[in-house]
RNA sequence: GCGGGAGUAGCUCAGUUGGUGGAGCACGAGUUUUCCAAACUCGGGGUCGCGGGUUCGAGCCCCGUCUCCCGCU
Numbered sequence: 001g002c003g004g005g006a007g008u009a010g011c012u013c014a015g016u017u018g019g020u021g022g023a024g025c026a027c028g029a030g031u032u033u034u035c036c037a038a039a040c041u042c043g044g045g046g047u048c049g050c051g052g053g054u055u056c057g058a059g060c061c062c063c064g065u066c067u068c069c070c071g072c073u
Base pairs, nucleotide, nucleotide: 001072002071003070004069005068006067007066010025011024012023013022019056027043028042029041030040031039049065050064051063052062053061
């Protein structure tokens, strides 16, 4: 230098043909318990790496760019 993959909640990851972003764990509150843990219920938390474009509408499509991984040279 070239090609491919990944980037979404604090962490691990889903997200079908473009139609108002989810799960588990973690965190907070409550119930239960003498207390803790466990269990159950409820809740908070997101610029979807960044910048543009297309579209009525983008996590998803297109372009550029950054970081990490793999391969080639």

Annotation
Predicted 3D model of a 73-nucleotide RNA (transfer RNA) from Chloroflexi bacterium 13_1_40CM_4_68_4. Rfam family: tRNA. The family's RNA type in Rfam is transfer RNA. Model confidence (mean pLDDT): 81 of 100.